[in-house]
Molecule: transfer RNA
Organism: Chitinophaga sancti
RNA sequence: UGGCCUGUGGCGCAAUGGUUAGCGCAGUUGCCUUAUACGCAAACGGUUACCAGUUCAAGUCUGGUCAGGUCAA
Numbered sequence: 001u002g003g004c005c006u007g008u009g010g011c012g013c014a015a016u017g018g019u020u021a022g023c024g025c026a027g028u029u030g031c032c033u034u035a036u037a038c039g040c041a042a043a044c045g046g047u048u049a050c051c052a053g054u055u056c057a058a059g060u061c062u063g064g065u066c067a068g069g070u071c072a073a
Base pairs, nucleotide, nucleotide: 001072002071003070004069005068006067007066010025011024012023013022018056028042029041030040031039049065050064051063052062053061
């Protein structure tokens, strides 16, 4: 310098262009327990990296930027 891949809650990941973006773990609260852990229940937590475009509708498609990974030189 160029090609390819990835970017979604604190962490690990889902989501065929179409309902209010879900699941697990962690954390919080309650139940249980003498207490802790385990177990059970509930709630909380997201400007889907950023800027534009296409579309009735974009996490998803297109372009650019940024960051990380990888390959080549």